[in-house]
Molecule: SAM riboswitch aptamer (S box leader)
RNA sequence: UCCUUAUUAAGAGCGGCUGAGGGAACAGGCCCGAUGAAGCCCGACAACCUGCGAUAAGCAAGGUGUUAAAUCCUGCGGUGUAUACCGGAAGAUAAGGU
Numbered sequence: 001u002c003c004u005u006a007u008u009a010a011g012a013g014c015g016g017c018u019g020a021g022g023g024a025a026c027a028g029g030c031c032c033g034a035u036g037a038a039g040c041c042c043g044a045c046a047a048c049c050u051g052c053g054a055u056a057a058g059c060a061a062g063g064u065g066u067u068a069a070a071u072c073c074u075g076c077g078g079u080g081u082a083u084a085c086c087g088g089a090a091g092a093u094a095a096g097g098u
Base pairs, nucleotide, nucleotide: 002097003096004095005094006093007092008091013042015041016040017039021032022031023030026075027074028073029072043067044066045065047064048063049062050060051059052058071090076087077086078085079084
């Protein structure tokens, strides 16, 4: 890099440094941000792996991950007058394979 499987409406800061952007990409919306964005540190959470436990419930927090809003919403298909619902695609994360 690619493939497979699972998950993707739960959970998590009124901390420190810093200082203008951010919400994956494109488009359209809608939001967050000097009452401090992104990033880093610390803290926290506990999805998968791991450890304990009995294979359960649960606990731990070592690996990865996460820590505004459903993956912020829509984009393709189906049902429907429509709100909407169901599925898919794409993305993200984990575990395994290559």